The part of an RNA shown here (small-subunit ribosomal RNA, 3' major domain) has 472 nucleotides and comes from a metagenome. Its Rfam family is "Bacterial small subunit ribosomal RNA". The coordinates come from a structure-prediction model, not an experiment, and the mean pLDDT is 85.
Context: one part of a larger RNA
């Protein structure tokens, strides 16, 4: 100069506190450890690993076992010989391959012979390959202090000098935000604005949107573009205007107006750096290290094992609450190998059918919670739904290991959970259902989206983290 401190001082944040849900306990998913194995492939390890890489492990994927195979190789360039590019049909294997037979000639230059492209087969060799090792040789990315208010520079001044000052004071702010002081004057990288959306209003424009007139079974026709709503373009907020505190300042409090008030909500954006953090298995790359293998092919299998421990969610114990019946309201999405309507079969998953649609047009697709009524009456129940037995549906070459999912029966723990301990301050918590990446098939995960919609905040001694200053 830092850094620390169970030293001061000032201040912040769901960090306490007040609060409302939860986690730890059940019983299933998922992931980790361990243990198990021919193999359970590898990585990630407090916060910041553990529903993380993996936005979908049945073959593939897949790197990992076992087994059968290959060796200029699956795949690049380069030389040389030959050839019939390329299609069909057998045979033996598990297959990968090996091995037989049959049809066929194409482009370019040239009469032609040839000669070149491409493609195939062959030879030797320079080579290819390595998800083989080092993330502690590394670029690139990323995580995390942390969207914390830091971090630094140039002259200049002070100090032998390391450094200092500025950046510290005095208010203020979310903020090194601004003001005022001051040996400091300025600057730059952070802050804030510029970006995106969302809350109002105007224009401009009505295709598929809407619909006050009029029509209709039905925005179904006509007319219309007043609303809605689409999507382009702008207005709007700026402490701008009042009152009050305040140093006559920056600012604060309260008030008018306002769709919205003081960063109006959210997001995108992460300063110098810290951690030899995290990736060599996304990519790239030094160095090592294999080269009839540590590489390549293929067929089974493993990654799905289970005595147990741990993180993260689902689903529960019920009556605010389960069954049945009737009945109303989204918003964001995706759809041509693809969304699939009407009707029709089937208890049901589903099949049949074939209309619209490359979609504001057709469809996915009934939104559920909700209301209106039955019904159960506190019971291991008409609660909960695991577990397994039988019978199907549907991807798919192919569901045994190892898929959903539907039917009927089964009907298992569980009565709210111990020390501990986690999110949340408003359209947030809790709760309800929808959709979209992956995907053939598989969502309790994940990324979105509306629906109903609280209850706290006295305060800052305490616990955690963190910022100025200041002391040991």
């Nucleotide at each position: 100069u830092g850094a620390c401190g169970g030293g001061g001082g000032c201040c912040c944040g769901c960090a306490c506190a007040a609060g409302c849900g939860g986690u730890g306990g059940a019983u299933g998913a998922u992931g980790u450890g361990g243990a198990u194995u021919a193999a359970u492939u590898c990585g990630a390890u407090g916060c910041a690993a553990c529903g993380c890489g993996a936005a979908a492990a049945a073959c593939c994927u897949u790197a990992c076992c076992u087994a059968c195979c290959c060796u200029u190789g699956a795949c690049a360039u380069g030389u040389c010989c030959g050839a019939g590019a390329u299609c069909c049909c057998g045979a033996a294997g598990a297959g990968a391959u090996u091995u037989g037979g049959g049809a066929g000639u194409g482009c370019u230059c040239g009469a032609a012979a040839g000669a070149g492209a491409a493609u195939c087969g062959g030879a030797a060799c320079a080579c290819a390959g390595g998800u083989g090792c080092u993330g502690c040789a590394u670029g690139g990315c990323u995580g995390u202090c942390g969207u914390c208010a830091g971090c630094u520079c140039g002259u200049g001044u002070c100090g032998u000098g390391a450094g200092a000052u500025g950046u510290u004071g005095g208010g203020u702010u979310a903020a090194g935000u601004c003001c005022c002081g001051c040996a400091a004057c300025g600057a730059g990288c952070g802050c804030a604005a510029c970006c995106c959306u969302u809350g109002u209003c105007a224009u401009u424009a009505g295709c598929u949107g809407c619909u006050a007139c009029a029509u209709u079974u039905a925005g179904u026709u006509g007319g219309g573009c007043a609303c809605u709503c689409u999507a382009a373009u702008g207005a709007g907020a700026c402490u701008g205007c009042c009152g009050g505190u305040g140093a006559c300042a920056a600012a604060c409090c309260g008030g008018a107006g306002g769709a919205a008030g003081g960063u109006g909500g959210g997001g995108a954006u992460g300063a110098c750096g810290u951690c030899a953090a995290g990736u060599c298995c996304u990519c790239a790359u030094g160095g090592c290290c294999c080269u009839u293998a540590u590489g390549g092919g293929u067929a089974g299998g493993g990654c799905u094992u289970c005595a147990c421990a741990c993180g993260u969610c689902a689903u529960a114990c019920a009556a605010u609450g389960g069954u049945c019946g009737g009945u109303a309201c989204a918003g964001a999405g995706g759809g041509u190998u693809g969304c699939c309507a009407a009707c029709g079969c089937g208890c049901g998953a589903g099949c049949g059918g074939g209309a619209g649609c490359c979609a504001a047009u057709c469809u996915c697709a009934g939104a559920a919670a909700g209301c209106c009524g039955a019904u159960c009456g506190u019971a291991g129940u008409c609660c909960g739904g695991a577990u397994c037995g039988u019978a199907g549906u549907c991807u798919g070459c192919a569901a045994c290991u190892c898929g959903a999912c539907u039917a009927c029966g089964u009907g298992a723990a569980g009565u709210c959970g111990g020390a501990a301990u986690c999110g949340c301050u408003a359209g947030u918590a809790a709760u309800c259902g929808c959709g979209g990446a992956u995907c053939a098939g598989c969502a309790u995960g994940u990324c979105g989206c509306g629906g109903u919609g609280a209850a706290u905040a006295c305060g800052u001694u305490c616990c955690c983290g963190g910022g100025c200053c200041u002391u040991g």